Background:
The part of an RNA shown here (large-subunit ribosomal RNA, domain II) has 687 nucleotides and comes from a Chloroflexota bacterium. NCBI's taxonomy places the organism under Bacteria, Bacillati, Chloroflexota. Its Rfam family is "Bacterial large subunit ribosomal RNA". The RNAcentral record of the full RNA draws on ENA.
Context: one part of a larger RNA
RNA sequence: CCCAGCGAGUUAAUCUGCGUGGCUAGGUUAAGCGACUUUAGUUGCGUAUCCGAAGCGAAAGCGAGUCCGAAUAGGGCGUUUUAGUCGCGCGGAUUAGACACGAAGCUAGGUGAGCUAUCCAUGACCAGAGUGAAGCUCCGAUAAAACCGGAGUGGAGGCUCGAACUGGUCAGCGUUGCAAAGCUGUCAGAUGAGUUGUGGAUAGAGGUGAUAUGCCAAACGAACCUAGUGAUAGCUUGUUCUCCCCGAAAUGUAUUGAGGUACAGCCUCAGAUGAUAGCUAACGGAGGUAAGGCACUGGAUGGAUUAGGGAGAUAACAUCUUACCAACUCCAACCAAACCUAGAAUGCCGUUAGCCAUAAUCUGGGAGUGGGACUGUGGGGGCUAAGCCUCAUAGUCAAGAGGGAAACAGCCCAGACCAUCAGCUAAGGUCCCUAAGAGCGGACUAAGUGGCAAAGGAAGUAGGAUUGCUCAGACAGCCAGGAGGUUGGCUUAGAAGCAGCCACCCUUUAAAGAGUGCGUAACAGCUCACUGGUCGAGUGGUUCUGCGCCGAAAAUCCAGCGGGGCUCAAGUCCGUCACCGAAGCUAUGGCUUUCCGAUGCAAAUCGGGAGGGGUAGGGGAGCGUUCCCUUAGCAGUGAAGCCGCCGUGUAAACUGCGGUGGAGUUAAGGGAAGUGAGAAUGCUGGG
Numbered sequence: 001c002c003c004a005g006c007g008a009g010u011u012a013a014u015c016u017g018c019g020u021g022g023c024u025a026g027g028u029u030a031a032g033c034g035a036c037u038u039u040a041g042u043u044g045c046g047u048a049u050c051c052g053a054a055g056c057g058a059a060a061g062c063g064a065g066u067c068c069g070a071a072u073a074g075g076g077c078g079u080u081u082u083a084g085u086c087g088c089g090c091g092g093a094u095u096a097g098a099c100a101c102g103a104a105g106c107u108a109g110g111u112g113a114g115c116u117a118u119c120c121a122u123g124a125c126c127a128g129a130g131u132g133a134a135g136c137u138c139c140g141a142u143a144a145a146a147c148c149g150g151a152g153u154g155g156a157g158g159c160u161c162g163a164a165c166u167g168g169u170c171a172g173c174g175u176u177g178c179a180a181a182g183c184u185g186u187c188a189g190a191u192g193a194g195u196u197g198u199g200g201a202u203a204g205a206g207g208u209g210a211u212a213u214g215c216c217a218a219a220c221g222a223a224c225c226u227a228g229u230g231a232u233a234g235c236u237u238g239u240u241c242u243c244c245c246c247g248a249a250a251u252g253u254a255u256u257g258a259g260g261u262a263c264a265g266c267c268u269c270a271g272a273u274g275a276u277a278g279c280u281a282a283c284g285g286a287g288g289u290a291a292g293g294c295a296c297u298g299g300a301u302g303g304a305u306u307a308g309g310g311a312g313a314u315a316a317c318a319u320c321u322u323a324c325c326a327a328c329u330c331c332a333a334c335c336a337a338a339c340c341u342a343g344a345a346u347g348c349c350g351u352u353a354g355c356c357a358u359a360a361u362c363u364g365g366g367a368g369u370g371g372g373a374c375u376g377u378g379g380g381g382g383c384u385a386a387g388c389c390u391c392a393u394a395g396u397c398a399a400g401a402g403g404g405a406a407a408c409a410g411c412c413c414a415g416a417c418c419a420u421c422a423g424c425u426a427a428g429g430u431c432c433c434u435a436a437g438a439g440c441g442g443a444c445u446a447a448g449u450g451g452c453a454a455a456g457g458a459a460g461u462a463g464g465a466u467u468g469c470u471c472a473g474a475c476a477g478c479c480a481g482g483a484g485g486u487u488g489g490c491u492u493a494g495a496a497g498c499a500g501c502c503a504c505c506c507u508u509u510a511a512a513g514a515g516u517g518c519g520u521a522a523c524a525g526c527u528c529a530c531u532g533g534u535c536g537a538g539u540g541g542u543u544c545u546g547c548g549c550c551g552a553a554a555a556u557c558c559a560g561c562g563g564g565g566c567u568c569a570a571g572u573c574c575g576u577c578a579c580c581g582a583a584g585c586u587a588u589g590g591c592u593u594u595c596c597g598a599u600g601c602a603a604a605u606c607g608g609g610a611g612g613g614g615u616a617g618g619g620g621a622g623c624g625u626u627c628c629c630u631u632a633g634c635a636g637u638g639a640a641g642c643c644g645c646c647g648u649g650u651a652a653a654c655u656g657c658g659g660u661g662g663a664g665u666u667a668a669g670g671g672a673a674g675u676g677a678g679a680a681u682g683c684u685g686g687g
Stems, first nucleotide, its partner, number of pairs: 001687006011096013026051002032045005055062002065077004099238002102235001106228006117202009126192001128161003131157001135153006165189003170185004204220001206216003213222001241622006251264005265369002267366007278355008292340002297336003301332004306326001308325002310322004372397010402413003417590004422586003428580003431564003437577001439576006450566001456550002460547010477534005483507003488502003513528001517526002591612009623676001625673010641660005647654002
C1' cells in the first nucleotide's frame, strides 16, 4: 500500500412541538392483587397520584375578579374570546459516558535496586620493567656533637613505562546494523578516591547522586502496574443507501471574549393574516454630502491706504525722511474632515395611481453561520506602498458548471432537469495552428510601434490655426562690400569693436554695431549683423491635434504577441456588411415540483401558467439488511450463497436465464432494530 471482516446520534426518565389514535369538562392509572394461557404475555381490579376545568395576592384571604391604595380614582395580573388528557411515532431540549476514537495529566492501592546510584558484610584480582623517599649502617668532617658531605642498605609513592583488568580520546566503518550504542585502528588509568564476585540495605509526596535533573529494569522535571475511568478535551479526525423541493452565513451587541458561546440578523417547515411586499410615475417631506463658495471660523499671497514699531536727520519729547517690520480697512487671486450665506444627483420616509401575483408580516418547530476572498466605486490608516489593514456600497466566488481572458476561485459574457449528428446569438473573435472575412470603403503608423514604463528631450511624420517676408525678386547657396572720425572715454603694463566700467554719437553711403562669435601680449587676421549682384517661387516664426522616436540594464538561448508569422497588415482610428461562437435563447421528445381550472368519493387524469446550479442546513418521498407476527407460496424435477449475462426502474435497487452449490427460503401487509463504509496516521486477519 491492497483485500476481506468489524467500525460512530443509542437507551432511560422528564419537558416541549408536530403527526396520529382513545375518551372528553374531563382524562389517566403507579406499585400491587386476581383470572387465563404459560414463564412470556393477555385481561380484569386497583383512582394513591398527576394534568385540566379560575384567578389574584408574600400571606391571612377574597373570588370573575383580585392586589396596591383612604378611594367607587388609577394601574398590574386575570375573566369576557374556554379543550383537555392518556397512549404510540417522529423532531428538539435537559440529566446521564450520550455520535465514535484520541490526551498530557490527577488521586488511591500495590510491584520493582537480577539494569543502574550510593552504602554495608564477606571474598577475589592487578605480568614485567623503571625511579629510588624516610629510616638504618659505615666512612669523612669537628675539640666533640648537631647540622652537613659521601658510600652502602632500604623499598616509599592517589610516582613513571607497560599487559591482564577498567575506561571510552580521535578517526573510519556500521545507520532496514552483527548490535534498539557494535566493530577496527588509535587512546586514558593501570597499588588506587582502583577493579570485581556473592549476599544484603535505601522506593516514587520517595530513594540515590564527587549535580549531569543524572540514575531508580532499552523513553524519569517525578518509575511501573491496576483501579477511580468511558477523567476532561470550547480541540483535531472520522461518521456508512437513493431521489425530489427550498437554501444560508462569515454581520450587530455582549462575553476571562476573540478559532467558543448567548440574543438578534440571514435559511427552512407548519399554521395564521389576506395585498399589507416590490417596481415605475406624480406629489409631499426630512437632510447638509459632491460640486461650488469665502458672509462666518481659521489658514494663506500680492497691492493700496495707514495706526504702531525699527532706522536715519535734528538742539529737540516738535517736525521730516524711509527700497525695513506691520495691525485695522479696501482691492485682487486662493485653501479647509472637525469652515458654509447657500447647495445638488442618488438614497431614505410617506400619499395616490398603474404594473406585478413574484412577495410581505406574525406565531410556533428545526437549523447552520458569527475565520470570508477579490473586483468596481466613496472614505480612513499606510508612502493617494502592498495579493496590506479597516468601514460603506454593488457584484462575483464562497455554495456556480458552460464560453472568453494562452494557462488563471473573485475579471467579461452567461446561471447547467434529461436527451438530439437541429437552428439563432452573447462576451470574444474570423492568415495558419483553430470554428468563422488573407471582407469592403477611407485615413494613420515604419517604430515589429502594435507586443510594459515616467519626468524630460528632438528640423520623425500627417492634419489644422495664426502671424512675418516674397516677381518692386523673398528663403538657402555663390560673388562682392562690410568704411571714416577712432586705438570713443575710463581703467590698465597693454585694453585698438571683442578682460572690465561708462557712453553708444556723428559722417560717407546701396549698406556697414563705438560691434555677433573665433582669435592676438596688444595689434593683426577670420567671421557675423547690414547691403548690392547672381538665381527665380515660395520661405520663416508661434501654437494645437493624431500616430510614432530616444529616455529603456539581470541573472538557464530566444522569453514583455499563446506560437508560426504579419507592414496600402494579420497593427491603429473611423464607417460598413457577413460569418463563427456557450450547458444562454429557440426547436422536438421526455421526467419532475408547484399554482390555477375541470373531472373524480379518493387515488389520479386532463388543460393552462411558473419553476427544477447548489456547500452548511431545513423539509418530503423511497430502496435495501437482520429478526418477529399474519396471510400466501417456492424447494433434491435442486433452497440459500457464489460466478456470468440479458432485461426493468430517475436512483437506492429488482426480476429472469445459464453455471456452481447441496438444504432451506421468498412475497404482500404490519412490527422491532446491534440496519447500509472508502477514508477515523481506525481495529483484526490475510497478501